The prediction has a mean pLDDT of 78.
SAM riboswitch aptamer (S box leader) from Portibacter lacus, 107 nucleotides, folded computationally.
Of the family's consensus pairs, 89% are formed in the model.
It was read from a public genome assembly, where an Rfam model found it.
RNA sequence: UACUUAUCAAGAAAGGUGGAGGGAAUAGGCCCAAUGAAACCUUAGCAACCUGAUCUUUAUUAAGGUGCUAAUUCCUAGCUUAUGAUUAUAUCUAAGUUAGAUAAGUA
Numbered sequence: 001u002a003c004u005u006a007u008c009a010a011g012a013a014a015g016g017u018g019g020a021g022g023g024a025a026u027a028g029g030c031c032c033a034a035u036g037a038a039a040c041c042u043u044a045g046c047a048a049c050c051u052g053a054u055c056u057u058u059a060u061u062a063a064g065g066u067g068c069u070a071a072u073u074c075c076u077a078g079c080u081u082a083u084g085a086u087u088a089u090a091u092c093u094a095a096g097u098u099a100g101a102u103a104a105g106u107a
Stems, first nucleotide, its partner, number of pairs: 001107008013043005021032003026077004044069003048066003051062004073099001078097005084092003
């Protein structure tokens, strides 16, 4: 880097350096930010996956490996389906798909 599988409505902060952006991509919103953005460092915390322990196994616990610590993946938009809804060929709703993030495995 690619592929496969699973999950993504919960949870979780401060200090220092820094000095204007950030919230994945495209577009439209909305929000955060000089009362200090991104990035880096230190400590702390959370508990998604792996791992350890227990044995109530769709469980409890620990925090070792990754990860994470504003807002549902911040919201919506592309495509498909519906024995759905309203009203008429469009809108809404729900599910899926695409995309993204994280983990484990394989190459």